[in-house]
Formats: sequence, C1' cells, structure tokens
RNA sequence: UGAGUAGCACAGACAAUCGCAGCUGCAAGUGCCGAAAGGCCGCAGAUGAGGAAAGUCCGGGCUUCGUAGGGCAGGAUGCCGGAUAACGUCCGGUGGAGGUGACUCCCAGGCUAGUGCAACAGAAAAGAACCGCCCCUUGUGGGUAAGGGUGAAACGGCGAGGUAAGAGCUCACCGCGUAUCUGGUAACAGAUAUGGCAGAUGUAAACCCCAUCCGAAGCAAGACCGAACAGGAACGAUACGGCUGCCCGUCGUGUUCCGGGUAGGUUGCUUGAGCCUGCUGGUAACAGUAGGCCUAGAUAGAUGAUUGUUUGAUACAGAACUCGGCUUAUAGUGUUGCUCAUUCU
Repeated sequence: UGAGUAGCACAGACAAUCGCAGCUGCAAGUGCCGAAAGGCCGCAGAUGAGGAAAGUCCGGGCUUCGUAGGGCAGGAUGCCGGAUAACGUCCGGUGGAGGUGACUCCCAGGCUAGUGCAACAGAAAAGAACCGCCCCUUGUGGGUAAGGGUGAAACGGCGAGGUAAGAGCUCACCGCGUAUCUGGUAACAGAUAUGGCAGAUGUAAACCCCAUCCGAAGCAAGACCGAACAGGAACGAUACGGCUGCCCGUCGUGUUCCGGGUAGGUUGCUUGAGCCUGCUGGUAACAGUAGGCCUAGAUAGAUGAUUGUUUGAUACAGAACUCGGCUUAUAGUGUUGCUCAUUCU
C1' cells in the first nucleotide's frame, strides 16, 4: 500500500419564531363543566421516540382465575461446563465442516429398545448369487461378496498370506466396538489390551424411546369510584290508572334505602433485575462495590412546521404495562484489534 476478518461508536448540529403533550413550581375565583366520581381554566420553567421503538418468535416481572400433592395427555428443549430472574439467549470449551490465515458455520441425545420407510435403477435395499470365478458324482448340484454392472446408499478399507476359487479365514496398518489406565469438573483426548465386525447399511427435519422444563389467560390484565336501567326491601296521607260499575284487596306510578357494576371517571403508568463513570474478582458471559444521574407516559392518541447558518450527513423507520434476548430492515461516517500478500528500511 492492497485485500480480508472480528467488533465498537454515531444516526446531523446550532439559533429564532409559532404550535402540541404530559410534568414541576407559583398563583387562584365560594370560577366553569358534570347527578356524582372527577375534570378544566392563568403565568413561568425544564423535558419529550429507536438502534432497531418493527416482527410478536422465545423467556421473566406484574395481574386475575385455578391449585394439598402426584400422574396421564399435549408442548418445548437436546454435546459439556458456566452466566442469568429466566430463556430456545449469552460466554468458554469439545467434536465435526470450510478457509493459506485472522476467523466462520453446525436442530451435535438414542436406529445396540421396538416399529416403519428406502422412489427409479438394480439379481438383491437387509439377510442378497444377475454376470463372473471355482469344485464335483454334470444336477433346476454345491461353494464364493475378490471382480463387473445399478444406485444417494450394496454388507468395514487396503495390502500380504492363504485357498479348488474365495472369504477377518489369518496377519500388518487404518476405521469401528469393548475393557483398563492416564489427563480433564465434564464433553472428550491419548495410550495399552482385546473382539474379527452376524448385536452387521441409511433414515429419529419417521413414529417412537430417554433426560430436563412447562397450570391458563393477558394492561382491552386487573383495582377503586360510579349515573342510567333491571331487581329487592321499607313507607304511605291523598290522587290517578289496571283487575272492576262501586267497596275492600292487590298491582303500577311516588319517596327512602339496598344492590349488581353498564356509560363515564380515577388508577395500573413508568424509579427500573434502570443508566453513566471508576475500582475489584473472573479467560469471558457476568458479579460485587463507590460516586453520580432521573431520562415520554398519551387514551383518538403529543414529539411538528417555517426561516437562517453550517455540513459528507439523504438510510431503515414512530413509544402505548414493562424488562432480557432472538430475527428482520438500514444511506453513510468515524474508529479499534487481528490476518494474508507485496514493497521499502
């Protein structure tokens, strides 16, 4: 210098004017709206979307209902250890795959529990003889998985011995299984011995088995206040209406109370597993500790518009109970570590 790899930060700035939202302070009329609950009105001040606020895909908090405890069904997860409130997330390892490398990727338990499936081709897709090879007593006989051919996959690979021809039949090396030892918390790795591989192919992103976890519904959850209108009780002078033309009785209209909780109002609502900086422990995720900070809270839903200066600054995109993740979208700018190649000193 070029190419690459793994992260991090930012997501226009400043000023003026007008406007919107909730908040704080001051002020406040026996003010206005409303039956009530409750709300509104003045002035000033500071504050007011994101890295993903998104998808709503996981996991917590919180709330209501249910619940002695356990089980079935159903669902989720699936190498090991750790982190955490929890997770399907994160961190560190192991194994496998890719890359010269930095580094990246992997739904990575069990087909030796059982059952199922393996298109086409092929003799045969799990217990195999089509061609080929060999043997003899030449028969629709026997042996043979070395070779050919088919297939995604053909019964451990390869070489030697051996044999009638062959074959883990035997042996060396490799693979696989088992046992022991060593290292490691473990996954696992290494070494040694052993099996002769007929407990023999693949598939669990087939049923299934094993282990662990999961009660359900969601802030339109829920809590409080509460007209109207049903319903119930009490009262009762008179009047009116119905049963009935009249009297009694009874029902309704009336008043008061109770009452469920609809319309409506308040709350839940933003101080939180919170953020920033430093130190300590830890490889790290993270934890502890000291100091500092307060940073939207609406309910038809605010966060905008204009002008000026400046700039490389134009992308994706707009909170609705809340937090931790994941996934997806994203113009561009800055910056850090590392790798490879080339050149120069």